[in-house]
RNA sequence: UGCCGAAUCCCGAUCGACUCCGGUCGGACGGGAGCGGGGGAACCAAUCGGGGGCCACCCCGGUGGGGCGAAUCGGUCGCGGCAGCCGCCGCUCUCAGGCCGUAGCGCUGCUCUUUCAGCGCGAGCCCGUCAGCUAACCCCGUAGGCACCGAAAGAGAGG
Numbered sequence: 001u002g003c004c005g006a007a008u009c010c011c012g013a014u015c016g017a018c019u020c021c022g023g024u025c026g027g028a029c030g031g032g033a034g035c036g037g038g039g040g041a042a043c044c045a046a047u048c049g050g051g052g053g054c055c056a057c058c059c060c061g062g063u064g065g066g067g068c069g070a071a072u073c074g075g076u077c078g079c080g081g082c083a084g085c086c087g088c089c090g091c092u093c094u095c096a097g098g099c100c101g102u103a104g105c106g107c108u109g110c111u112c113u114u115u116c117a118g119c120g121c122g123a124g125c126c127c128g129u130c131a132g133c134u135a136a137c138c139c140c141g142u143a144g145g146c147a148c149c150g151a152a153a154g155a156g157a158g159g
Stems, first nucleotide, its partner, number of pairs: 001147004008033005014027005034142006044132001048061005064130001065127004073101005078091005104121005110158006
């Protein structure tokens, strides 16, 4: 100076450093704005199986469910047979990991939208048996990570 991301800005008082004594920079704390997320009516939607009961409910079994995020879904990684190759058929198959795709997401440099081309991602974490939607209302977050002097093109609009 840019990128992913909600993760930016302002105020207060306090501590430390510097000071040309006007102030400047930084840290923890408190508050606010903006941005982001969750809970939460009516209406609507949804509501496993068996048994007992004095019909309030109880017992047993099975299965959990949900949130943030683009980050979901699938195949394959053995054996035998056929086959020039790509592959096809049958049998077996736990986990981890690898590989290949994929819903979806991001970047390409003045900004936005879009077309096309190229390059990447397609993770991880949390709640704890509980939450559908949801007005009023309530609660929470405002982190972290990365690139390097270099920047693909077309159209429309703006600056």
The RNA shown here (c-di-AMP riboswitch aptamer (ydaO/yuaA leader)) has 159 nucleotides and comes from a soil metagenome. The RNAcentral record of the sequence draws on MGnify. The model forms 92% of the base pairs in the Rfam consensus. The prediction has a mean pLDDT of 77.